About this RNA: The prediction has a mean pLDDT of 80. Transfer RNA from a Candidatus Sumerlaeota bacterium, 76 nucleotides, folded computationally. The source organism's lineage runs through Bacteria, Bacteria candidate phyla and Candidatus Sumerlaeota.

């Protein structure tokens, strides 16, 4: 450079055909318990990588950028 993939809570990780974001680990709070681990019940936490644009309506579509990954090429 070129061509492909990916990016969503702290971590991970769904979301397929556009209709207002699952689930697990975590954390918190409560029961249990002498405590404290387990274990059960609740509860926070999301500009969805940034800026736009199409649409009533975008995590999804279109566009330009970052930033990681694999693949090919050029230099050395």
């Nucleotide at each position: 450079u070129g061509g492909g993939g990916a990016g969503u809570a702290g971590u991970c990780g769904a979301g397929c055909u556009g209709g207002u974001a699952a689930g697990a680990c975590g954390u918190c709070u409560g029961a249990c318990u002498c405590u404290g681990g387990a274990u059960c019940a609740g509860a926070a936490g999301g500009u969805c990588g940034c800026a736009g644009g199409u649409u009533c309506g975008a995590g999804u579509c279109c566009u330009g950028c970052c930033u990681c990954c694999c693949c090919a090429g050029c230099c050395a």
Notes: The RNAcentral record of the sequence draws on ENA.